A computed fold for a 347-nucleotide part of an RNA from bacterium IFAM-3211, annotated as small-subunit ribosomal RNA, central domain.
Its mean pLDDT, the model's own confidence on a scale to 100, is 84.
The RNAcentral record of the full RNA draws on ENA and SILVA.
[in-house]
Context: one part of a larger RNA
Formats: sequence, C1' cells, structure tokens
RNA sequence: UUGGGUUUAAAGGGUGCGUAGGCGGCUUUUUAAGUCAGCGGUGAAAGUUUUCGGCUCAACCGGAAAAAUGCCGUUGAUACUGGGGAGCUUGAGUCACGGAAGGGUACAUGGAAUUGGUGGUGUAGCGGUGAAAUGCAUAGAUACCAUCAGGAACACCGAUAGCGAAGGCAUUGUACUUGCCGUGAACUGACGCUGAGGCACGAAAGCGCGGGUAGCGAACAGGAUUAGAUACCCUGGUAGUCCGCGCCGUAAACGAUGAUCACUCGCUGUUAUCCACUUUGCUGGGUGGCGGCCAAGCGAAAGCGUUAAGUGAUCCACCUGGGGAGUACGCCCGCAAGGUGAAACUC
Repeated sequence: UUGGGUUUAAAGGGUGCGUAGGCGGCUUUUUAAGUCAGCGGUGAAAGUUUUCGGCUCAACCGGAAAAAUGCCGUUGAUACUGGGGAGCUUGAGUCACGGAAGGGUACAUGGAAUUGGUGGUGUAGCGGUGAAAUGCAUAGAUACCAUCAGGAACACCGAUAGCGAAGGCAUUGUACUUGCCGUGAACUGACGCUGAGGCACGAAAGCGCGGGUAGCGAACAGGAUUAGAUACCCUGGUAGUCCGCGCCGUAAACGAUGAUCACUCGCUGUUAUCCACUUUGCUGGGUGGCGGCCAAGCGAAAGCGUUAAGUGAUCCACCUGGGGAGUACGCCCGCAAGGUGAAACUC
C1' cells in the first nucleotide's frame, strides 16, 4: 500500500457554522469530455513466454511468433457519468395560522434559611465526637423574641418530564431574541448532503485587572486517631466559589456509539400538537420528540435491535503490538499553567 476496522479489545474530532474538494432528485433535448466499439500508427533492441534450431546435453547462443493490458490519431455508438438548453415537484427553503418549552441575554423582583450587628428575656454552660480535645462562654455565650445588614442558592411544584448543536439550562415578572413542532399546500424550483484548512461556541479548575465575600472551603494552623498520620474525624481558615471585562481551550467534553438519506416484524409508556364521532371515551387515527421490551438480522460475547451496533449510499475524522510518550525538539497559539505533538532505542 491493498485489505480490515473504530459501544466495551488500538481507533468518532467536545460541538456547531462553513471555504475548497468529494458526492448529488424526476422528465426531455443537445453535445460527445469520461465510457464503449472498429480501423490505423506507435509501443527500440535485449529480457520474459511459446515454438523451431546450433554447440554430444545443459547453461549459453541463433530464428520465428506471442505478449507488451499503454499512448496518439480517426470513424462511429449514446445506456450511464460530465457540459449546455428547456421543464417538473417529491428533496431543500419561503409563507399563512396555531403551539409547547429550566433555549439565550439584559433589567427588575420574592420568601425561607445560614451568618453577623443592635435591643430584650434569661443563666451556666454551649459546641463537637466512636470517645474526646482544640474552640466559644460570667467582658453573659448557647436558647428564645424583636429589628437591621449583606451575600449566595432557589425547598415544595419536580417527573423515569421539558428545552438546547454541544458545554449546559430551574424563584417570579418584563423587554429583546434563537431554534423546534403541528395544520394548510399558497410561493421558489435542486437552491441539496458532507466538509480538509478556517471561524465561532465550549463544564470545572486556573490566569490578568477591578469589585464582592453570607455559607462552603484547596493551602495553612490547631485538636484527635495512630507505631507513625504531611490523611480519613473535629475546631478554625486564605485563595477560590459570586459579579464585570479579558484570557485559557481542556474533561470518563460519554450514548465511551461522527453527520446526512433511504429501507426493514411487533408490543408498550410518555411528551407536543392535529383530525374523526358509528359509541365524546381509561376512544380511535396522523405527525414530531423522548423512554421500555422484543422478531429477523448483526455481534467474540455482553448486548444492539425503525433513536441499530440491521440492510445499503455519500462525505469527514481516526486506528495499525507493549514501552519509550502525551515525552523531546522546532513552528504556531498562550501572561503563565499549558495546547499542538514525533523518532531513536528496547521487549
């Protein structure tokens, strides 16, 4: 390289948008580039293969033929692919009318709770643990009542539920805004799919500047435990967690399962919506989403099974024994942390 693979053995990019490229619906007409056929030219010799011959044979040598699957020219064919023209509506999009939702951003907003301040009642303990101690408390704690402040998170509803491309999203209201679904089939008429580079988004932690800091809490301190205890347990507690702006660009970023399209027995739950009335119902049917169980089939098995890991098609990404190594060096990116990412060698 061919071939084979990527849920769990090595292997799906974290996610989307999209450039080049690759691939692309139905009908008709034209062209004849690809494609196919005939003919012609060329495809040196040697070599190879077949055959005939010469050295006593063979190696070796000589003759002839084949082959040389290619390239060029020419004359045709037109099913398919491509190019040009014309048309179509089922793919795709638009429109009208409805709809559901923790989708996003901004600004407001509410109550419970924790903590703290102040005042009051009140007196000797509180707190914590397996048991304790550190700690707090007669300078009046803990407990109870009133009131004030501030920050963070939103109990019940709440779901095996919903929405989002993914990360993710939950008090309530308003404004702005994205996507999706249903019904109609009015409009455009292939406008599509995928997508190397590229661009954007991207949990937590971390970084820079400025705020904020109630609770929690790396580091740190103390008390315990223990042979020791740089831990688990306890008392404290700084960064951080929160907000604004800017970086970082990684996760078991998981369904460990790339995107799109078509096809392939069934049963059932749920969610959104539409339709029917010959039962207005615990009804039947349609479309979209999310789940559960299974036939065929697939699979090494576990299992998957119309949401495929089944049967096919297109495009991208990735894998190729273990270690070396997610390391080294260089470019690039980054404030840094780091991202990206080999080989020698060895078994």